This is a predicted structure of a 328-nucleotide part of an RNA (large-subunit ribosomal RNA, domain IV) from a Candidatus Woesearchaeota archaeon. Its Rfam family is "Archaeal large subunit ribosomal RNA". Taxonomically the source falls in Candidatus Woesearchaeota (Archaea, Nanobdellati). Model confidence (mean pLDDT): 85 of 100. It was read from a public genome assembly.
[in-house]
Context: one part of a larger RNA
RNA sequence: UCCAAAUGAGGGAAUUCGGCAAAUUAGCUCCGUACCUUCGGUAUAAGGAGUCCCUGCUGUUGUUACGCAAGUUGUGACAGCAGGGUGCAAUAACAAAGGGAGCCCGACUGUUUAACAAAAACUUAACUGGCUGCCAGCCCGUAAGGGUGUGUAUAGCCAGUGACGCCUGCCCAGUGCCAGUACUUCAAACUCGGUUUCAACUGAGCUAAGAGCUGGUAAACGGCGGGGGUAACUAUAACUCUCUUAAGGUACCGUAAUACCUUGUCGAUUGAAUGUCGACUUGCAGGAGUGGCGUAACGAGGUUCCCGCUGUCCCCAAUUGGCCCCCU
Repeated sequence: UCCAAAUGAGGGAAUUCGGCAAAUUAGCUCCGUACCUUCGGUAUAAGGAGUCCCUGCUGUUGUUACGCAAGUUGUGACAGCAGGGUGCAAUAACAAAGGGAGCCCGACUGUUUAACAAAAACUUAACUGGCUGCCAGCCCGUAAGGGUGUGUAUAGCCAGUGACGCCUGCCCAGUGCCAGUACUUCAAACUCGGUUUCAACUGAGCUAAGAGCUGGUAAACGGCGGGGGUAACUAUAACUCUCUUAAGGUACCGUAAUACCUUGUCGAUUGAAUGUCGACUUGCAGGAGUGGCGUAACGAGGUUCCCGCUGUCCCCAAUUGGCCCCCU
């Protein structure tokens, strides 16, 4: 030097990707408690005061003795008042929350990569769609048989979304699925025929599913345009012309966990901000159950700020124990 501890003047995050680590706070009693809110919460919000010993007294109460009872006496428990005492310090050790605010994501409790990931991933209640009338449907098995289930549509299975609130627009042309189908196409078998006869071969007819055809269906897979002109400053375009599609992105949101240009522009925050928040928004390439936008509560989630606190740092110092080292 290093490792593990304990301490530190003044400053107090200047450190650092980032307060990582450490420090602060801490129990109980009393007072007090905002925004927001699904009225339950938030909440131990925040922020304060007290806490030890002695003496006296008051109240509630357990119990012993006496008493008919009221009560008195002895001894405890709890709550409180007053006076006094000690120390720097009275939950003196141990134990024992730092707090607040904005935003993103996920509603929540829960689950997960045993041994690099605990999360915004999975699950969830709830919503929606599909199959299924029971010898069901789905699953396992070649089968017999078995599970769901000794259940019966308020049930079972499959799929998607994911509390709650406000909502969930347009497109069925493509792909898929469902239904229909007078007609067309269509295998073998079968019927009739041909090669003099048999076999083989061959022609015609009939015909299932399927396909064609006709419809439906997007909380099915998915998709949701371009160009030109126009208002009495300019700018812009409610308006209009045109090409084109199955339909041309509605509400809402928006530089976003999504924005290339981009450190967009403006405001707030800072001495200074590629940060954060609030707006604007021409969105390279948001967008409505591949859900859209909000949202109290919750989170060992992500991010930013403020207060407190500190050896993280300015800038290191001394101490204890170890390691190292030395001798045998």